[in-house]
C1' cells in the first nucleotide's frame, strides 16, 4: 500500500468480499520444557459443608472447662476441697465490626469525569498547644433459686462490680442571646476586642516506667453539600410540571435548601429536544487506526450502586450497615404442628444453565489491618502452591561431514530420466532439556531478649540472639547418553506453493468470483510442495482496509440525491470609514490534570515477556498577566449594497365586464334524389315518413384561423378574437432623497396543470364508463358508429404531475462570435455604443463520459433541502390533513451480488439512405397428380450394420451390398490368435488321393526342395516368448480432409494522430467500378491477405515440325476408296510466338472513367470458361478412409466359415426416368460428331439365331484397328382415340456373366397392355452457344439393379420495362434494456413447495401510572387512667409508608381459526406488457 467481483470489451459509480491487528475467547486436530500473566462474559439462578472479625484479665464481677500449688481421703491409681498462681468459657464494659473482600441488578443521575465554591458543614483512632480530673447515688447482667416450652429462647425472685449508669461541684474555653467599637471582604456578612446574661465536663487502671479520661484550639485524613461544563438511542415520544416555580414565616438537618410545613404569588421546563419509551455503572485505561475517530470499560487502580426482593430506622465519629435488628413478601428447612431457622454477588466446593472458565490446598514467615502495654491472638485480605498452551516471552527436539544421488515411495517423453534427497544409512562432534548423584541460596528486617554507649532508670544509637509457608525450591557441580521431545493448515485467482489416480452437476467444496455433467493444479486419496511452529487451523466478536456518513475528507443534468413555486418568522451570514471594549483569538505565567499504563533513558532478574528507578507526555479545564489584526459588542459617520422619487417604455401578466365573426350543431322552411356515411377492406348507423348535397332564416354552447415567430409576460402552475374599468411587475434615463434598512430561510402560511370530489347553474363538439360493428385462435384493445359522467360557469375541496432546464436561491468574478426582443445613445436608410432579456456556437476551465461553458455543469462566498447498493417499498404500523379518492411523514424482516450512468465494438429492428445477385419481375423448361427407379424417415424383423438430418441430410458415405464386400443377426469352430516382424530349431512348401463335416476345420496316404565348393543364403514350418487385434465409444479431446456464408468484397497490420479507456482515423467523404476497382480531398502516410493479373482450356493469325493425321497440284492405281509414289499449299495434330491495351476518334467529367451497333479488328470494354475460395462464422461433417489422446474387451466387442440379413412393407417426404402424344407415334431411306476407353480387353468381317447372343476369323497395346451416333432431314402411315399414345404388371421361353442368379442379376424373344389425357396449395432451375432437345463416352465393375455421378459434342430458343415488393448479401447512418447477439430479451395473473412479515374475532404475559378501599415495621408528633419519688415508660391516638385488594383505561410482547400482500424455488399454465417507430411510440399524475 492494495486486491476481486456487474461488461463481448471499456470508464464511472456503487455495494459485497479479502489480505492486517485484536480477545477474559470456544471448537477441531496435535503437543517436550520453564518463566510471566490471566481463569463463570451466560442463571444478582438456587445452595450441603469448612472457613472468611474479632480482641482486651493492664476497665469489671467472677471461675464452667485446662494446667501448677496446697489440703483432705487412700499403700497407690484416684476421689474431693482450694481463684492460691498461670490462665480463662459464658457475662458487663471498652474499641473494632462502616475497613479489607464481592458483584455490576439498579440508575441517562450532579451517578461519573473534569474545574471551582462552602462567608452554608462533620471528621472517632493520630500530631501539636492550652487546661482539668473535687465528691457522691442508685442499679444491672453474670453466679444462685423457682417456672414455661419440642426448640428457638422466654418469665420471676435474691443477691453483686465496674474506664456501664446518674446526680452535685468546678468553667479561664465554647454555644446561644444582647450591646459597642475596630478592620476586611462577596449581598446575606466574616474576624478582632471590650462588656452582661443563660447552659454544659470528666476514670480509672498498673509491674509505677507509664497506659488511658474530659474540655477547648489548631493541624491532618476522611467525608457532606452545591454549581459550570462534559458524558447513550428514538420525534413513528411535543408538549411536560401543583411542592410543582418562586417568596414569607416556621419546623428539621452536621450543614445550605420545597428537604417538609402553613400562607402568598403563578410560575418552572421545553426543537440548543422537556416528558415519555428503550439500552446502560461511569473513569483512567484497552484495542484498532497516519491521524481524526470507531469499538469497548475482562483483570490493576479511582469513584458508585447493591448483598434474597420492598421498607424502615436503632447503635454509632462514620450505616439507614454483605458474615446487625424490626416488618412485610417468595423460597429453602427442622417441628412434639403450638412454632421456629435461614440468606456465598466473601474463600474454597455443589446443583443448574451454557460453546465455556480452576482446589472443599499451604501459612500467616513477609506486606497490610482489627483488638492489645506487650507477649500474642484473629485474618479464605495477602504470599505462595495446585489444574488449563487460555495469552504472552525464552529454550529445545542436535551439529559437522557423508552420492553408485543407496532402497522404497511418486511422477514422466519409461534400455531411462526427474524428485524426495546430505534427507537416509554409514563417521566424528556436541549435552541446553530430560535423567540419576551431590552441594545449595536470597526474600529477615524489625518486634521481642541479652547486653553496651550518649543524655540519664526512658528514649535514640550499635553488637550478638530468635523467627521462611513457599523449599530442599531456584541456582550451581559430576554422571551415561542424539539418547526424552512435530505437528497444523494450505496449494484455481486473490494469495506463497503442482502432478497422478478416483468420482462424473453424483460424492462434495466454498470467505468473494466460482469449481464438479468421463482427461477437475477448485471434490477425495497420495507423492511432493508453501506457510506457520508446540502449536496450527475453524468460528464469534471488534476497529482497519471503508474518503463507503467524508471536522481532517463525498456528492446532487443523465448514476442514489435540488423542495412544484413563492412569502416570510427563528437561526446562520453580512458593505466602508473612526473610535472604544476585550466575549472569541493569540502570546506569557500559575494551579490541576492520582498511581498504573503508553513513549523514553537507565538498571534487575542467564535473555527476553515481566519488574523497578528517573524523564518526557497527559493535545483538558480553572485563574492571572499582556496584545488588539480579524470576528463580536457600543457610538458615531459615509454611499457603492438595497429601497425611494421624477420621467418614460414594454407585455397573448391578473380580476371582472362588455362585445364579434368563422365553424360545429340543432330547428324550420325551400330546392332536389337514391344513396350517405365509416374504412386496409368492411359493417354497425342515418336515409324513399325524402336523408347526404345545396339556400335562406333561427337557437345553443364552446373555443378564437390569418397575425404567430427559433416571439413576448409571469415565482411556478400557466397565459392568445376585440374592447373598457380596476391592479400589479419589469426595463430604462436622472442622481433628487433613506443611509446597510441586506441575503438565505428549518417549522408556518399562501399560491399550485390534468383528473377527482360536493352544491348550483350549463351542455354544441369531444369524450372515460357502456353498447354495438369490425379485426383476431381470443380481443374486455387498436380501427368504426354511436354514447354517459367530464370538458364550461360560480363557489369550496384535493395538493398531486417526466410540477424538467431531470440544473434551489444570492452575490463577485472570468477569452469571444452570432442571431434577436424591448428601451436608451445617434439620427443619413449608416453605425462602432450601452442596459436588462429570449437563443445558437465555441476559448480556458470542469466533467465518468455525453457535455457545459458570462443564462456554467467554471472559479469563490452564504444560506436552504437531499443521497449513502438493488429488491421488499414510497409498502406496513402510528401519527396529522382529506367529505371521499387519497395525501404527507415512513420502517423492518427476509432476499440477491450486484442494481445502475455513460460510452465503445457488434448483431439486430414489422428503423432510414444508397447498391448488388436468375432476388423479383419479364420468359422458357420442370418438381408437387401417374407408373417405376433411387435414397431418407416410419413400421417390421433374429439382423433389417453404421453415418449423414433446415439452408449446407435425403441417386449423400456408396464411382457399383447374389458369394465375397460387411461391419449387422443365427448356428459352427480357434484363443500368441486372420496378417505383420525377431528367434532356438527343423526340412518343408507343393501336388495328388480318401474319410469325416454344411464349410472352416480334423484325421489319414503317397509323392518330395532350391542356389552354392563351402560357409552360408531363399523359401517354407514351427514349440515357448516378446509383440497382437477391435468398423468398440467419444469429431463436445483432435490432427487432415470437407460443407456454407461467398468469388461476397471484404478482413488486418506497422508508424503517426484522436481518446483517460474500450476504441476510433487510415477503411469515413464526393464521383466511379464486376470489384477496399481506380479518381478526388481528408492526421493520415505506408503494407499485408483477399479482388484483378500472372495458370489451363477455348476463338484468330504467323512460324516450326509434318507420322498413324491431310490431298491442293503432278504421277500410279482401283467398281470404289490417300490404295500408293509423292507432297507440306490445305484441314489437322502441337511446340513457340502475335494479338486487345479504352491503344484510336467524338462527346461529358478536374481526373477516374462513362457513353457512341464509331474506326480498325478472328475477338471490345473482365472475349467465353475453368482452377484459384481473404479474416472468420456454424463445439457444422467425418475416430466407419486414414492418423491420433484418452477410456473400454481380451478363450472375446478379437478372428475364421456357412447361411441369412443390409433387397422386408399399411404409409410418409425427397431426387430422378418415361409418359400423358401429331413440334408426336411406327416403318422405310439417307447424312453429320467430340471427348474417352480397349490385350483376361476392343473386336471388324463371315455365318447361325426373330433377338439377346453364340461360333469362326482379322486387325489392334491404338492420330494407324476397333467400340461408334441420335435428334435433325427426305418419302410413307396413323387423325385425336386410353389410340398404332403410353408402357408399369404378369405369363411362357430365352441369352450372358458367375463357384453359385431361390431369397436377390442385367438382357432377348412371344403374350399381357395399368395409371396416365399435363396435374392443388406451393415450389425449382435457367441471361446464349444458355435453357430446351438429342444422342456418346468413362469410373467403378465378373456380371449388374446407371433412369446415378462425371465428361462429350449435335441442334438451338424466349426475355429482362425496371428495382416498389419476397429472399440473401455489401457500405453509411439510426434506436436498442439484446451479447449464447431477435430461435435475442423480458412482464403479469393462475397452478406447487419453501420462507419470513402485516391485518385479525379472540386468548395470555409484561412493566409503568392513575383513583378508591386496607395498611406492618418504624421515625415523628399528641396523651388525663396504668407503672414510676421523679426523669420517664407502657398503652392508646395520628402523620406519613413497603405490601396487599379493587376499578377503569393507556403501553409493550407473544399466540391465533382465518385471510393480505411479498420474497426465494434449472426446464408448469396463458397469453406477449416492455426493449427497434417492439410492430398502438413510451413514459409520469389522475379517474
Nucleotide at each position: 500500500a492494495g486486491a476481486g467481483u456487474u461488461u463481448g470489451a471499456u470508464c464511472c459509480u456503487g455495494g459485497c468480499u479479502c489480505a492486517g491487528g485484536a480477545u477474559g475467547a470456544a471448537c477441531g486436530c496435535u503437543a517436550g520444557c520453564g518463566g510471566c500473566a490471566g481463569g463463570c462474559c451466560u442463571a444478582a439462578u438456587a445452595c450441603a459443608u469448612g472457613c472468611a472479625a474479632g480482641u482486651c484479665g493492664a476497665a469489671c464481677g467472677g471461675c464452667a472447662g485446662c494446667a501448677c500449688g496446697g489440703g483432705u481421703a487412700g499403700c497407690a491409681a484416684u476421689a474431693u476441697c482450694u481463684g492460691g498462681u498461670g490462665g480463662c468459657g459464658a457475662g458487663u464494659g471498652g474499641c473494632g465490626c462502616a475497613c479489607g473482600g464481592g458483584u455490576g441488578a439498579g440508575u441517562a443521575a450532579c451517578g461519573c469525569g473534569u474545574a471551582u465554591g462552602c462567608a452554608a458543614c462533620c471528621u472517632a483512632c493520630c500530631c501539636u498547644u492550652a487546661a482539668c480530673a473535687g465528691g457522691g447515688a442508685g442499679a444491672u447482667a453474670g453466679c444462685c433459686c423457682c417456672g414455661a416450652g419440642a426448640a428457638a429462647u422466654c418469665g420471676g425472685g435474691a443477691u453483686u462490680a465496674a474506664u456501664a449508669u446518674c446526680c452535685c461541684a468546678u468553667a479561664g474555653a465554647a454555644u446561644u442571646g444582647c450591646u459597642u467599637c475596630a478592620u476586611g471582604g462577596c449581598a446575606u456578612c466574616a474576624u478582632g476586642a471590650a462588656g452582661c446574661a443563660a447552659u454544659u465536663a470528666a476514670a480509672g487502671c498498673u509491674c509505677c516506667g507509664g497506659c488511658g479520661g474530659u474540655u477547648a484550639a489548631g493541624g491532618a485524613u476522611g467525608g457532606g453539600c452545591a454549581u459550570g461544563c462534559g458524558u447513550g438511542a428514538c420525534a413513528u415520544u411535543a408538549g411536560c410540571u401543583a411542592g410543582u416555580u418562586g417568596g414569607u414565616g416556621a419546623g428539621g438537618u452536621a450543614a445550605c435548601g420545597g428537604c417538609u410545613c402553613a400562607c402568598c404569588a403563578a410560575g418552572g421546563c421545553a426543537a440548543c429536544g422537556a416528558u415519555g419509551u428503550c439500552u446502560a455503572a461511569g473513569g483512567g485505561g484497552u484495542c484498532u487506526g497516519a491521524g481524526a475517530g470507531g469499538a469497548u470499560g475482562a483483570u490493576c487502580c479511582c469513584u458508585c450502586a447493591c448483598a434474597c426482593u420492598g421498607g424502615u430506622a436503632c447503635u454509632g465519629a462514620g450505616a439507614c450497615a454483605c458474615g446487625g435488628a424490626c416488618c412485610a413478601g417468595a423460597c429453602u428447612c427442622c417441628u412434639a404442628c403450638g412454632g421456629g431457622a435461614g440468606g456465598c454477588a466473601g474463600c474454597a466446593g455443589u446443583a443448574a444453565g451454557g460453546a465455556a472458565u480452576a482446589u472443599u490446598g499451604g501459612u500467616c514467615a513477609a506486606u497490610g489491618g482489627a483488638g492489645g502495654c506487650a507477649a500474642c491472638u484473629c485474618u479464605g485480605a495477602a504470599c505462595c502452591a495446585g489444574c488449563c498452551a487460555u495469552g504472552c516471552c525464552g529454550c529445545g527436539u542436535g551439529c559437522a561431514g557423508g552420492a553408485u544421488g543407496a532402497c522404497g515411495g511418486c511422477c514422466c517423453u519409461a534400455u531411462g530420466g526427474g524428485u524426495u534427497g546430505u534427507a537416509a544409512a554409514c563417521u566424528g562432534c556436541u549435552u541446553u532439556u530430560g535423567u540419576a548423584c551431590g552441594g545449595g541460596a536470597a526474600a529477615a528486617a524489625a518486634c521481642c531478649c541479652u547486653u553496651c554507649u550518649a543524655c540519664g532508670u526512658g528514649u535514640a544509637g550499635g553488637a550478638g540472639g530468635c523467627u521462611g509457608a513457599u523449599u530442599g525450591u531456584a541456582c550451581c557441580g559430576u554422571a551415561a547418553g542424539a539418547a526424552u521431545a512435530a505437528g497444523g493448515a494450505u496449494c484455481g485467482g486473490c494469495u506463497a506453493a503442482c502432478u497422478c489416480c478416483g468420482u462424473g452437476c453424483c460424492a462434495g467444496c466454498a470467505g468473494c468470483c466460482g469449481c464438479g455433467g468421463u482427461a477437475a493444479u477448485a471434490c477425495g486419496g497420495a507423492g511432493g510442495a508453501u506457510c506457520c511452529a508446540a502449536g496450527c487451523g475453524u468460528u464469534a466478536u471488534c476497529c482497519g482496509g471503508a474518503u463507503u456518513u467524508a471536522u481532517u475528507g463525498g456528492g446532487u443534468u443523465u448514476a442514489a440525491a435540488g423542495g412544484g413555486u413563492g412569502c416570510g418568522u427563528a437561526g446562520g451570514c453580512g458593505g466602508a470609514u473612526u473610535a472604544a471594549u476585550a466575549a472569541g483569538u493569540c502570546a506569557g505565567u500559575g494551579g490541576u490534570g492520582a498511581a498504573a499504563u503508553c513513549c523514553u533513558a537507565c538498571a534487575g532478574c542467564u535473555u527476553a515477556a515481566c519488574u523497578g528507578u528517573g524523564g518526557a507526555a497527559u493535545u483538558g479545564c480553572c485563574g492571572u498577566u499582556g496584545a488588539u489584526a480579524c470576528u463580536g459588542u457600543u457610538a458615531a459617520u459615509c454611499u457603492u449594497g438595497a429601497g425611494u422619487a421624477c420621467a418614460g417604455u414594454u407585455g397573448g401578466u391578473g380580476u371582472g365586464g362588455a362585445u364579434g365573426g368563422a365553424a360545429u350543431g340543432u330547428g324550420u322552411c325551400a330546392u332536389g334524389u337514391a344513396g350517405c356515411g365509416g374504412u386496409g377492406a368492411a359493417a354497425u348507423g342515418c336515409a324513399u315518413a325524402g336523408a347526404u348535397a345545396u339556400g335562406a332564416c333561427a337557437c345553443a354552447g364552446a373555443a378564437c384561423a390569418c397575425c404567430g415567430a427559433u416571439c413576448g409576460c409571469g415565482a411556478a402552475g400557466g397565459c392568445a378574437g376585440u374592447u373598457c374599468a380596476c391592479a400589479a411587475a419589469a426595463c430604462u434615463g436622472u442622481u433628487a432623497c433613506u443611509g446597510a434598512c441586506g441575503c438565505u430561510g428549518a417549522g408556518g402560511c399562501g399560491c399550485g396543470a390534468a383528473a377527482g370530489c360536493g352544491u348550483g347553474g350549463g351542455g354544441a363538439g369531444c369524450a372515460a364508463a357502456c353498447a354495438g360493428g369490425a379485426u383476431u385462435a381470443g380481443a374486455u384493445a387498436c380501427c368504426c358508429u354511436g354514447g354517459u359522467a367530464g370538458u364550461c360557469c360560480a363557489c369550496g375541496c384535493c395538493g398531486u404531475a417526466a410540477a424538467c432546464g431531470a440544473u434551489g436561491a444570492u452575490c463577485a468574478c472570468u477569452a469571444g462570435a452570432u442571431g434577436u426582443g424591448u428601451g436608451c445613445g445617434a439620427u443619413a436608410c449608416a453605425c462602432a455604443g450601452u442596459a436588462c432579456g429570449c437563443g445558437u456556437c465555441c476559448a480556458a476551465g470542469c466533467g465518468a463520459a455525453a457535455g457545459u461553458g458570462u443564462u456554467a455543469a467554471g472559479u469563490g462566498a452564504u444560506c436552504c433541502a437531499c443521497c449513502u447498493g438493488g429488491g421488499g417499498a414510497g409498502u406496513a404500523c402510528g401519527a396529522c390533513c382529506g367529505c371521499a379518492a387519497g395525501g404527507u411523514u415512513g420502517a423492518a424482516a427476509c432476499u440477491c451480488a450486484a442494481a445502475g450512468g455513460a460510452a465503445u465494438u457488434g448483431a439486430c429492428g414489422g428503423g432510414g439512405g444508397c447498391c448488388c445477385g436468375c432476388a423479383c419481375a419479364a420468359g422458357c423448361g420442370g418438381u408437387g397428380g401417374a407408373g417405376c427407379a433411387u435414397g431418407u424417415g416410419g413400421u417390421u424383423u433374429a439382423a433389417u450394420u453404421c453415418g449423414a438430418u433446415g439452408a449446407u441430410a435425403c441417386g449423400c458415405g456408396a464411382g457399383g451390398a447374389a458369394c465375397c464386400u460387411u461391419a449387422c443377426c443365427u448356428g459352427g469352430g480357434c484363443u500368441u490368435g486372420a496378417a505383420a516382424g525377431u528367434u532356438a530349431g527343423u526340412g518343408c512348401c507343393g501336388g495328388a488321393c480318401c474319410c469325416u463335416g454344411a464349410a472352416a476345420g480334423g484325421g489319414g496316404u503317397c509323392u518330395u526342395u532350391c542356389c552354392g565348393c563351402a560357409a552360408g543364403g531363399a523359401c517354407a514350418c514351427g514349440a515357448a516368448a516378446c509383440u497382437a487385434g477391435g468398423u468398440g465409444c467419444u469429431g463436445c479431446a483432435u490432427g487432415g480432409c470437407u460443407g456454407u456464408c461467398g468469388u461476397c468484397a471484404g478482413c488486418u497490420c506497422g508508424u503517426g494522430c484522436c481518446g483517460u479507456g474500450a476504441g476510433g482515423u487510415g477503411u469515413u467523404g464526393g464521383g466511379u467500378u464486376a470489384a477496399g476497382u481506380c479518381c478526388c480531398g481528408c492526421a493520415a502516410c505506408g503494407a499485408g491477405c483477399g479482388c484483378a493479373a500472372c495458370c489451363c482450356c477455348u476463338a484468330u493469325c504467323u512460324u516450326u515440325a509434318g507420322u498413324u493425321g491431310c490431298c491442293a497440284a503432278c504421277a500410279g492405281g482401283u467398281u470404289a476408296a490417300g490404295c500408293u509414289g509423292g507432297g507440306g499449299a490445305c484441314u489437322c495434330u502441337a511446340g513457340a510466338g502475335a494479338a486487345a491495351c479504352u491503344g484510336c476518334c467524338c462527346g461529358c467529367g478536374c481526373a477516374a472513367g462513362c457513353g457512341g451497333a464509331g474506326a480498325g479488328g478472328a475477338a471490345g470494354g473482365u472475349g467465353g470458361g475453368g482452377a484459384c475460395g481473404a479474416c472468420g462464422u456454424c463445439a457444422a461433417g467425418u475416430c466407419a478412409u486414414c492418423a491420433c489422446g484418452g477410456c473400454c474387451c481380451u478363450u472375446a466387442c478379437g478372428u475364421c466359415c456357412a447361411g441369412g440379413g443390409c433387397u422386408a412393407c399399411a404409409c410418409a417426404c425427397g431426387u430422378g426416368c418415361u409418359a400423358c402424344a401429331a413440334u408426336g407415334g411406327c416403318g422405310a431411306g439417307a447424312a453429320c460428331a467430340a471427348a474417352g476407353g480397349g490385350c483376361a480387353g476392343c473386336u471388324a468381317c463371315a455365318u447361325g439365331g426373330u433377338a439377346a447372343c453364340a461360333u469362326g476369323a482379322u486387325g489392334c497395346u491404338a492420330a494407324u484397328c476397333u467400340c461408334c451416333a441420335a435428334a435433325a432431314c427426305u418419302c410413307g402411315u396413323c387423325u385425336c382415340a386410353g389410340u398404332u399414345c403410353g408402357g408399369a404388371u404378369u405369363g411362357a421361353g430365352g441369352u450372358c456373366u458367375g463357384c453359385a442368379a431361390c431369397u436377390c442379376g442385367a438382357c432377348c424373344u412371344c403374350a399381357u397392355g395399368a395409371a396416365g389425357c399435363u396435374g392443388g396449395a406451393a415450389u425449382c432451375g435457367c441471361u446464349a452457344g444458355u435453357a430446351a432437345u438429342c444422342g456418346c463416352g468413362u469410373a467403378u465393375c465378373a456380371g449388374c439393379a446407371a433412369u446415378g455421378a462425371c465428361g462429350c459434342g449435335g441442334u438451338g430458343a424466349a426475355u429482362a420495362c425496371g428495382u416498389u415488393c419476397c429472399c440473401g448479401g455489401g457500405c453509411c447512418u439510426u434506436g436498442u434494456a439484446c451479447a449464447c447477439a431477435c430461435c435475442g430479451c423480458c412482464c403479469g395473473u393462475c397452478a406447487a413447495g419453501c420462507c419470513a412479515u402485516g391485518g385479525a374475532a379472540g386468548u395470555u404475559g409484561g412493566g409503568g401510572g392513575u383513583a378508591c378501599c386496607u395498611g406492618a415495621a418504624g421515625u415523628c408528633g399528641g396523651u388525663a387512667a396504668c407503672c414510676g419519688c421523679a426523669a420517664g415508660g407502657a398503652g392508646c391516638c395520628g402523620c406519613c409508608u413497603a405490601g396487599g385488594g379493587u376499578a377503569a383505561a393507556a403501553c409493550c410482547g407473544a399466540u391465533a381459526a382465518c385471510u393480505g400482500g411479498g420474497g426465494c424455488u434449472a426446464a408448469g399454465u396463458c397469453g406477449u406488457a416492455a426493449c427497434a417507430a417492439g410492430g398502438u411510440a413510451a413514459c409520469c399524475g389522475u379517474a